[in-house]
Molecule: Bacterial RNase P class A
Organism: Candidatus Bipolaricaulaceae bacterium
RNA sequence: GGAGACGGCCAGGGGGCCGCAGGGGUUUUUCCCCCUGAGGAAGGUCCGGACUCCGCAGGGCAGGCCGCUCGGGGCAACCCGAGAGGGAGCGAUCCCUGGAAAGUGCCACAGAGAACAGACCGCCAGCGGCCCCUUUUGGGGUGCGGGCAAGGGUGAAACGGUGGGGUAAGAGCCCACCGCCGGGGCCGCGAGGUUCCCGGGCACGGCAAACCCCGGCCGGAGCAAGGCCAAAUAGGGAGGCGCUUGAGGGUGGCCCGCCCGAUGCCUCCGGGUCGGCCGCACAGAGGAAUGGCCCCCCACGACAGAAUCCGGCCUAUGGCCCUCUCCCCCU
Numbered sequence: 001g002g003a004g005a006c007g008g009c010c011a012g013g014g015g016g017c018c019g020c021a022g023g024g025g026u027u028u029u030u031c032c033c034c035c036u037g038a039g040g041a042a043g044g045u046c047c048g049g050a051c052u053c054c055g056c057a058g059g060g061c062a063g064g065c066c067g068c069u070c071g072g073g074g075c076a077a078c079c080c081g082a083g084a085g086g087g088a089g090c091g092a093u094c095c096c097u098g099g100a101a102a103g104u105g106c107c108a109c110a111g112a113g114a115a116c117a118g119a120c121c122g123c124c125a126g127c128g129g130c131c132c133c134u135u136u137u138g139g140g141g142u143g144c145g146g147g148c149a150a151g152g153g154u155g156a157a158a159c160g161g162u163g164g165g166g167u168a169a170g171a172g173c174c175c176a177c178c179g180c181c182g183g184g185g186c187c188g189c190g191a192g193g194u195u196c197c198c199g200g201g202c203a204c205g206g207c208a209a210a211c212c213c214c215g216g217c218c219g220g221a222g223c224a225a226g227g228c229c230a231a232a233u234a235g236g237g238a239g240g241c242g243c244u245u246g247a248g249g250g251u252g253g254c255c256c257g258c259c260c261g262a263u264g265c266c267u268c269c270g271g272g273u274c275g276g277c278c279g280c281a282c283a284g285a286g287g288a289a290u291g292g293c294c295c296c297c298c299a300c301g302a303c304a305g306a307a308u309c310c311g312g313c314c315u316a317u318g319g320c321c322c323u324c325u326c327c328c329c330c331u
Base pairs, nucleotide, nucleotide: 001327002326003325004324005323007321008320009319010318012297013296014295015294016293017292018291020037021036022035023034024033025032039303043314044313046312047311048310049309050308051222052221053220054219063218064217065216066215067214068083069082070081071080072079073078084097085096086095087094088093098213099212103211104210105207106206107205120152121151122148123147124146127145128144129142130141131140132139133138160178161177162176163175164174165173179202180200181199182198183197184196185194186193187192226278227277228276229275236269237268238267239266240265241264248260249259250258251257298301
């Protein structure tokens, strides 16, 4: 100098002017003054909780979430530390995690064959055919049938590996070593480990972010939750008055008169609707405020805008710093 890994921090700063929203000075309004006013993710709405209403003796079905081990924090989701097993990387470091030996399902393309499989190229004349030689038991040839799965080839993955024996050719068919599986012993709180012993020729491919199974937890719905106040009209309930001996209404204020008038008129009660308030916050609510211009500096500011609140996870994004790893160069 370059490429990375881990952890942490910031989210342009200062000044001036004009605006926006909420609150206060403030008793009404205008005006004026003061204070406060987005984020690390406010985002996705993926989890968990608070809160509210409904339900609830207890249990179950369905559904959802969580899932290696130990310890700790937390109501929980989740997080932290130390480990286990597997995988990626030269490395710092990172990723994954119940069960695939309960069952069902799927495994693209390519390939002969993708799960208790399969024969395209290939190998083989021991066997059945056929052909040739031979007096004959025999010998030679041929892959049509047949045998094989070592080698080639396909694939992310092809039913242990290397070597030897064996064979017509081959093959755990047999053997040695390695690997694998099961059991025991030992070690570890545990997940697990094992250079120990015994047994087994090897059965057991992958996917559970496919259904499913196992274990633990969860009652349902969500601020459009829910609560309070509360018109007009209509309808409900109770009481009173009245129905030709006329309640009540109209006729410019009153009386008479005139007209209308019985499913009527008046009062009270209760529920709902329009509307308002609370829920609601050290920003804040209603169709929704946090912006713009100028000057200086760093040298140009990314992703992005709260809607009941809180804790997580994930995703988007500009820059700075500490520590560490690998490579190159110089001394």